Transfer RNA from Candidatus Liptonbacteria bacterium RIFCSPLOWO2_01_FULL_53_13, 72 nucleotides, folded computationally. Its mean pLDDT, the model's own confidence on a scale to 100, is 84. Its Rfam family is "tRNA". Rfam classes the family as a transfer RNA. Rfam describes the family as follows. Transfer RNA (tRNA) molecules are approximately 80 nucleotides in length. NCBI's taxonomy places the organism under Bacteria, Bacteria candidate phyla, Candidatus Liptoniibacteriota.
RNA sequence: GCCGACGUAGCUCAAUGGUAGAGCACAGCACUCAUAACGCUGCGGUCGCAGGUCCGAUUCCUGCCGUCGGCA
Numbered sequence: 001g002c003c004g005a006c007g008u009a010g011c012u013c014a015a016u017g018g019u020a021g022a023g024c025a026c027a028g029c030a031c032u033c034a035u036a037a038c039g040c041u042g043c044g045g046u047c048g049c050a051g052g053u054c055c056g057a058u059u060c061c062u063g064c065c066g067u068c069g070g071c072a
Stems, first nucleotide, its partner, number of pairs: 001071007010024004018055001026042004048064005
């Protein structure tokens, strides 16, 4: 330099055009003599950045940035 995959909550990952979710973590409550576990509730996101298409974009298209892999 060229090609490909990926980028979503603090972490690990779903969702693939129609209000963004789960597990773990964190906070509170309940339980217990007490702690842990289990249970209930809550908090937490401009979906990497910018533009385009569309009535509507996390999703499709383009560019850029970052991570990983392959070729040279």